Overview: Large-subunit ribosomal RNA, domain I from endosymbiont 'TC1' of Trimyema compressum, 548 nucleotides, folded computationally. Model confidence (mean pLDDT): 85 of 100. It matches the Rfam family "Bacterial large subunit ribosomal RNA".
Context: one part of a larger RNA
RNA sequence: GGCAUAUGAUGGAUGCCUUGGCACUGAGAGGCGAAGAAGGACGUGGCAAGCUGCGAAAAGCUCUGGGUAGACGCAAGCAGUCGACAAACCAGAGAUAUCCGAAUGGGGCAACCCUUGUAGAGUCAUAUCUACAAAUCCUUAUCUGAACACAUAGGGUAAGGAGGCGAACGCAGGGAACUGAAACAUCUAAGUACCUGUAGGAGGAGAAAGAAAAUUCGAUUUCCUAAGUAGCGGCGAGUGAAAUGGAAAGAGCCUAAACCAACGGCUUCGGCAGUUGGGGUUGCGGGACUGCAUAAGUAGUAUUUUCUGGAGAUAGUCGAAGGAUCUGGGAAGGUCCACCGAAGAUGGUGAGAGUCCAGUAGACGAAAUUGAAGGGAAGCGAAGCAGUAUCCCAAGUACCACGAGACACGAGAAACCUUGUGGGAAUCCGGGGGGACCACCCCCCAAGGCUAAAUACUCCUCAGUGACCGAUAGUGAACAAGUACCGUGAGGGAAAGGUGAAAAGAAACCCGUGAGGGAAGUGAAAUAGAACCUGAAAUCAUAUGCUU
Numbered sequence: 001g002g003c004a005u006a007u008g009a010u011g012g013a014u015g016c017c018u019u020g021g022c023a024c025u026g027a028g029a030g031g032c033g034a035a036g037a038a039g040g041a042c043g044u045g046g047c048a049a050g051c052u053g054c055g056a057a058a059a060g061c062u063c064u065g066g067g068u069a070g071a072c073g074c075a076a077g078c079a080g081u082c083g084a085c086a087a088a089c090c091a092g093a094g095a096u097a098u099c100c101g102a103a104u105g106g107g108g109c110a111a112c113c114c115u116u117g118u119a120g121a122g123u124c125a126u127a128u129c130u131a132c133a134a135a136u137c138c139u140u141a142u143c144u145g146a147a148c149a150c151a152u153a154g155g156g157u158a159a160g161g162a163g164g165c166g167a168a169c170g171c172a173g174g175g176a177a178c179u180g181a182a183a184c185a186u187c188u189a190a191g192u193a194c195c196u197g198u199a200g201g202a203g204g205a206g207a208a209a210g211a212a213a214a215u216u217c218g219a220u221u222u223c224c225u226a227a228g229u230a231g232c233g234g235c236g237a238g239u240g241a242a243a244u245g246g247a248a249a250g251a252g253c254c255u256a257a258a259c260c261a262a263c264g265g266c267u268u269c270g271g272c273a274g275u276u277g278g279g280g281u282u283g284c285g286g287g288a289c290u291g292c293a294u295a296a297g298u299a300g301u302a303u304u305u306u307c308u309g310g311a312g313a314u315a316g317u318c319g320a321a322g323g324a325u326c327u328g329g330g331a332a333g334g335u336c337c338a339c340c341g342a343a344g345a346u347g348g349u350g351a352g353a354g355u356c357c358a359g360u361a362g363a364c365g366a367a368a369u370u371g372a373a374g375g376g377a378a379g380c381g382a383a384g385c386a387g388u389a390u391c392c393c394a395a396g397u398a399c400c401a402c403g404a405g406a407c408a409c410g411a412g413a414a415a416c417c418u419u420g421u422g423g424g425a426a427u428c429c430g431g432g433g434g435g436a437c438c439a440c441c442c443c444c445c446a447a448g449g450c451u452a453a454a455u456a457c458u459c460c461u462c463a464g465u466g467a468c469c470g471a472u473a474g475u476g477a478a479c480a481a482g483u484a485c486c487g488u489g490a491g492g493g494a495a496a497g498g499u500g501a502a503a504a505g506a507a508a509c510c511c512g513u514g515a516g517g518g519a520a521g522u523g524a525a526a527u528a529g530a531a532c533c534u535g536a537a538a539u540c541a542u543a544u545g546c547u548u
Stems, first nucleotide, its partner, number of pairs: 001547009015533001016498002020469002022466007029458002031165002039100003042055003046078002050074002061094006070082003105114003115134007136162009169200001170198005180187001184234001210217002221248004231239002252450003255394001259278005265272002283428001285393004289387004300380002304378005312370003316364003322337005338355002340344001346358003399423007409435001430445005485492002505532001509518003
């Protein structure tokens, strides 16, 4: 020096554990904000660095209800307090709520600086302090008021509203590239990502100028199917319907016009346009109009106002039934004998507990705030028949041409839908559609508007579930985590869990300056001693054996 064995050291794998995550289900909630939000800065404790709470009334104040013998957060300690005159704690309603921040009196390098007015405190007087007001835009009302006579622009005042934030979901306006096509240009990725606007608890769509082709159906939306079909496609890569059928849900309405009335305007006195009210709303075309009828302020009511209602929510309360013995540090384990069960979910307790604790099934409970269904009232409010001469039935619209977009559909035989440019109708003997176009036939009535439910989503709350993870996993974060740290900045972004049932956390003694040990004591265990469960490997040391 090597090998082997043993005992240790180092190290922190593994096992076990879980306070944290992940995914989902069922309910709820779906907003907060000028009454100043979200988010922060700075303060605030007897001692107080961090987190949490709170705001100069500052780990808190008041009231109401619950609750109970302890309490003064995480978090020990010292000091000192509070509490049966009911504290702490929980819930509801209030008060306070510095400064910044939409930030809004003006400014500004956020958390700072500087004003004006009114009222008050203060001073001999200033100073200083306190309260309130003072941003902009929009709408409405009103007062004023230029060039320029009336007027208008502009200005002032008052009231109401807006502004900003928020996870996804919606709609709309814009809109890539990597990539794929084994290159690449049409194409694809994809109307995706992203930007912008804006809304709601949903949003959009929606009561046929529809779909179709049978004895047709009858708003929209979503799901299953049709179907990876019909198609589209450098017919490449790829892309990709719809009707029908089956389900969920179910709801239909209001205007414009003709015509009538009123009103005040303008008028060439023929009328004209306007406003308000009535009328009217459809495709067996309907309505006006004329004639005859009159349900009825009825059916209904999604909007408005209001009353009622009180399921439920936000604290809680009650809640059955077990002993002995053995092992053990400890019984919930073993053995024996019982009991409850509308409760044998779950968690805890010194090992594995239906009957020990918290609970569970079940039953009950609210001063206060909130509040679903349902009901009442007001308001609003339909629906008839016949006739046909006349009138009306949404215009720069339909339609056409050219250019685009969008339709599963890439210009194609390319309809339908949208429209940039140009042209430009008709009113029922009218007009659109049925995938060029024409005829026949069939369906429908555009150019105005509203509309619940079935659908999408989850920042958030409650209850629960898991052939989800178990500390290099699961969130980046089980711990002072978006922390420490890095970066001028946008931004990037960790590591780090486990003594024990209980601190019983090792008094006194010995060595040592100390660190650290020894011995003592605690404990079931101290090779559980705080660098603390288990404690693998690499690596190191010591002892012994063999060997060179």